[in-house]
RNA sequence: CCUAAAGGCAACUAGGGUUCCGGUCCGGGCGGAUUUUGUCCGGGAUGCUGGUCCGAGAGUUGCCGGCCUCGCCUUCAUUAUGGGUUGGGCUCCACGGCGGGAUAAAAGCCCGGGAGAU
Numbered sequence: 001c002c003u004a005a006a007g008g009c010a011a012c013u014a015g016g017g018u019u020c021c022g023g024u025c026c027g028g029g030c031g032g033a034u035u036u037u038g039u040c041c042g043g044g045a046u047g048c049u050g051g052u053c054c055g056a057g058a059g060u061u062g063c064c065g066g067c068c069u070c071g072c073c074u075u076c077a078u079u080a081u082g083g084g085u086u087g088g089g090c091u092c093c094a095c096g097g098c099g100g101g102a103u104a105a106a107a108g109c110c111c112g113g114g115a116g117a118u
Base pairs, nucleotide, nucleotide: 007064008063009062010061011060012059015054016053020051021050022048023046024045025044026043027041028040029039030038031037032036065091066090067089068088069087071085072084073083074082093113095116099111100110101109
């Protein structure tokens, strides 16, 4: 310097905003009350503990897949070789912008195991 591999999916969480629901405030209509309250409105504003929603390469868990292996079965030529299978083991490491993109909008989502650093 080059090549191959270091896997896939799902649920959840950290986190995220505001399309819908809800909350709060304002406005309007109607009724009661007498200086406040109930109800209605495809009305307006507001991320406001929340529900819906998005959501991790470097978070959790599960399933599948892959590799290794004791035993058993089978192929064969005999214990080689190949294949199947209960069980067991492994599936490592990982500091990380700015900026941009999608969605209603934003984010630890995507660009990205990027740029860069060691």

Predicted 3D model of a 118-nucleotide RNA (Guanidine-I riboswitch aptamer) from a Gammaproteobacteria bacterium. Rfam family: Guanidine-I riboswitch aptamer. Rfam 15.1 lists 1,509 matches to the family in 1,281 species. The model forms 96% of the base pairs in the Rfam consensus. Taxonomically the source falls in Gammaproteobacteria (Bacteria, Pseudomonadati, Pseudomonadota). Its mean pLDDT, the model's own confidence on a scale to 100, is 81.